This is a predicted complex of two RNAs, RNase P RNA and transfer RNA, with 448 nucleotides together. It holds a member of the Rfam family "Bacterial RNase P class A".
RNA sequence: UGAGGCCGCCGGGCAACCGCUGUACGCAGAGGAAAGUCCGGACUCCACAGGGCAGGGUGCUGGGUAACUCCCAGGCGGGGUGACCCGACGGAAAGUGCAACAGAGAGCAGACCGCCGAUGGCGCGGACCCUCGGGUCCGCCGCACAGGCAAGGGUGAAACGGUGGAGUAAGAGCCCACCAGCGUCCCGGGUGACCGGGGCGGCUCGGUAAACCCCACCCGGAGCAAGGCCAGACAGGGACGCCGGUGGCCCGCCGAUCGAGUCCCGGGUAGGCCGCACCGAGGCUUGUGGCAACGCAAGCCCCAGAUGGAUGGUUGCCGCCCGCUCGGCUUCGCCGGGCGGAUCACAGAAUCCGGCUUACAGGCGGCCUCACCCC
RNA sequence: GGCCCCGUCGUCCAGAGGCCUAGGACGCUGCGCUCUCAAGGCUGAGACGCCGGUUCGAAUCCGGUCGGGGCUG
Numbered sequence: 001u002g003a004g005g006c007c008g009c010c011g012g013g014c015a016a017c018c019g020c021u022g023u024a025c026g027c028a029g030a031g032g033a034a035a036g037u038c039c040g041g042a043c044u045c046c047a048c049a050g051g052g053c054a055g056g057g058u059g060c061u062g063g064g065u066a067a068c069u070c071c072c073a074g075g076c077g078g079g080g081u082g083a084c085c086c087g088a089c090g091g092a093a094a095g096u097g098c099a100a101c102a103g104a105g106a107g108c109a110g111a112c113c114g115c116c117g118a119u120g121g122c123g124c125g126g127a128c129c130c131u132c133g134g135g136u137c138c139g140c141c142g143c144a145c146a147g148g149c150a151a152g153g154g155u156g157a158a159a160c161g162g163u164g165g166a167g168u169a170a171g172a173g174c175c176c177a178c179c180a181g182c183g184u185c186c187c188g189g190g191u192g193a194c195c196g197g198g199g200c201g202g203c204u205c206g207g208u209a210a211a212c213c214c215c216a217c218c219c220g221g222a223g224c225a226a227g228g229c230c231a232g233a234c235a236g237g238g239a240c241g242c243c244g245g246u247g248g249c250c251c252g253c254c255g256a257u258c259g260a261g262u263c264c265c266g267g268g269u270a271g272g273c274c275g276c277a278c279c280g281a282g283g284c285u286u287g288u289g290g291c292a293a294c295g296c297a298a299g300c301c302c303c304a305g306a307u308g309g310a311u312g313g314u315u316g317c318c319g320c321c322c323g324c325u326c327g328g329c330u331u332c333g334c335c336g337g338g339c340g341g342a343u344c345a346c347a348g349a350a351u352c353c354g355g356c357u358u359a360c361a362g363g364c365g366g367c368c369u370c371a372c373c374c375c
Numbered sequence: 376g377g378c379c380c381c382g383u384c385g386u387c388c389a390g391a392g393g394c395c396u397a398g399g400a401c402g403c404u405g406c407g408c409u410c411u412c413a414a415g416g417c418u419g420a421g422a423c424g425c426c427g428g429u430u431c432g433a434a435u436c437c438g439g440u441c442g443g444g445g446c447u448g
Base pairs, nucleotide, nucleotide: 001371002370003369004368005367006366007365008364009363010362012318013317014316015315016314017313018312020029021028022027031346035357036356038355039354040353041352042351043223044222045221046220050251051250052249053248055219056218057217058216059215060074061073062072063071064070075089076087077086078085079084090214091213095212096211097208098207112153113152114149115148116147119146120145121143122142123140124139125138126137127136128135129134161179162178163177164176165175180204182201183200184199185198186197187196188195189194227274228273229272230271236265237264238263239262240261242259243255244254245253282301283300284299285298286297287296288295289294321341322340323339324338325337326336327335328334329333376447377446378445379444380443381442382441385401386400387399388398393431403419405417406416424440425439426438427437428436
């Protein structure tokens, strides 16, 4: 200098005027995602949330947390030269299922081409024997009929270990050495996932669980339009059926025991207050324990809040970005000046909080890696 | 605000791991037929909302995202 990796942060500024919401009347007033509503909780009601089945979720290990599908640290696997990144990462020798097409064969599989044909058979040649039909033995660059093989070719996403040797008619874990993988036993390290080493075994025992399933753990349901209070209006009628709270079932519990429930028709009202906005799993600073996530202690601070829904508008200056143009220079461009434009990225609270995910113009800081050059 | 559901030719529906190069009806294009039009006949075009993942293989399973619809005081 160039190309990257990780972590953290900002995300227009100032002033004047006009306006909006809240208010203790002095002041305060959008975000890192307020978003998606994907997880987890607080809170409220139903039983104080209880037992079983069904259903759903999670899934390496250890920790953090109120809790989590989150975070931190580690292990293993994969990717990258590297900094580093990614992983729904329990179980396939419990069971069931699935694997199109191609291919000989697709899950205890298989022989198309190919190799062999030792053995048996057939053919040819020779020798011998004979009851003249034949038989026996030997030979062959014979045939490839029976049969043997799975090394090589070929198919496929996937074909039942790899290399070398021995062996054979040809071959093959059939056997041997080494290697990979699996199972099992032992030793050592680690809280653990797991790692390192050694012995033995047999020859290899495939994939898929974001297919059913098995194992372990977790989950009661609904959601602030929860729920509670006040004020006001009205007109009841019909059907169902004996239960309702409990939105899948059973038990249990609680409340009802002709009073409520569900549905339909008809009528009335579309108001206010609390929940809810000062006290919280709150924020900041310092100290301290821990590798870290985070915990503990002390001090300080109080920090939006509506209900057609506030947080805005105009002007000026500065900054950023884009376009055009002029000048200069150390010319893939940089710096300076002028004019014009966008009015600035994504977006925008609605019970609150912790996460995740997604969107985002531009910019800043720190640490680290690789390549090249110079000293 | 909260809670659910659904996205397949232009429209309405099938398909639910491979036989999908995705099927049907109506509509559309072209060619016959007719004096002309319609109907009928023959023919052709036309879609899995988008992006990732699991799997040998995804319209189908899983996650994210975008769009649409419904219920609820």